[in-house]
Model confidence (mean pLDDT): 84 of 100. Predicted 3D model of a 122-nucleotide RNA (c-di-AMP riboswitch aptamer (ydaO/yuaA leader)) from a soil metagenome.

RNA sequence: CGCUUAAGCCGUCCGCAUCAGGACGGCGCGGGGGACCCACCAUCUGGGGCGCAUCCGGCAAGUUCUGCCGGUAGAGGACUUCCAACCUCGAGCCCGUCAGCUAACCCCGUCGGCGCUAUUGG
Numbered sequence: 001c002g003c004u005u006a007a008g009c010c011g012u013c014c015g016c017a018u019c020a021g022g023a024c025g026g027c028g029c030g031g032g033g034g035a036c037c038c039a040c041c042a043u044c045u046g047g048g049g050c051g052c053a054u055c056c057g058g059c060a061a062g063u064u065c066u067g068c069c070g071g072u073a074g075a076g077g078a079c080u081u082c083c084a085a086c087c088u089c090g091a092g093c094c095c096g097u098c099a100g101c102u103a104a105c106c107c108c109g110u111c112g113g114c115g116c117u118a119u120u121g122g
Base pairs, nucleotide, nucleotide: 001115002114003113004112008027009026010025011024012023013022014021028110029109030108031107032106033105038100046098047095048094049093050092055071056070057069058068059067060066074089075088076087077086082122083121084120085119
C1' cells in the first nucleotide's frame, strides 16, 4: 500500500523516548434475544447460535474416540459487473435443556490470518 473478515474511524485517559499496547466513550459495520399477526405442532435420536465451511462414498484401525483418500453444496482470489479458465478453502467455535418470525426494547462483537506484482483473458 493491499487481500480475507463485521472486525474500521474518531476522542479522552494510562503507558511510552517514539511506536506498539491497555481502559473507557462515540460513530460506522456486524451478530443474538425479544409482541400482536402469521407460522409450527414440536420437545433424548435433546434443541439452538456464529461461520462459505454442508453433504456423500471409500480405506485403515485401536471397531469407543479417531485417522487418511476422493468428491460435493457453498466460498475467496488486488477498481466494479458478466462470462470463461486456473488456483485455493470447503474449518473451527459457542449456548447449556432453552430461544420460529417479531415493532418497541434489551444484550454482544469490532478479532485473527495473509500478500509485496501478489490469478489470467475477453